About this RNA:
The RNA shown here (transfer RNA) has 75 nucleotides and comes from Methanobacterium sp. UBA8. It matches the Rfam family "tRNA". Rfam classes the family as a transfer RNA. The prediction has a mean pLDDT of 80.
RNA sequence: GCGAAUAUAGCUCAACGGUAGAGUAUAAGAUUGUGGUUCUUAGAGUUGCAGGUUCAAAUCCUGCUAUUCGCCCCA
Numbered sequence: 001g002c003g004a005a006u007a008u009a010g011c012u013c014a015a016c017g018g019u020a021g022a023g024u025a026u027a028a029g030a031u032u033g034u035g036g037u038u039c040u041u042a043g044a045g046u047u048g049c050a051g052g053u054u055c056a057a058a059u060c061c062u063g064c065u066a067u068u069c070g071c072c073c074c075a
Stems, first nucleotide, its partner, number of pairs: 001071007010024004018055001026042005048064005
């Protein structure tokens, strides 16, 4: 340099173009002699960035950024 994949809650991951969710973690409460386990509730989101299409975009299109993989060139 060329090609491909990935980017969503603190972490790991879902989500036919139609209300952004789960597990775990965190906080509070219940339970327990304390802790842990278990149960209930709550908070936590610029869906990597910037545009475009659409009544409606995490999802489709374009560019860019970061990471990973493969290939090519040079040494």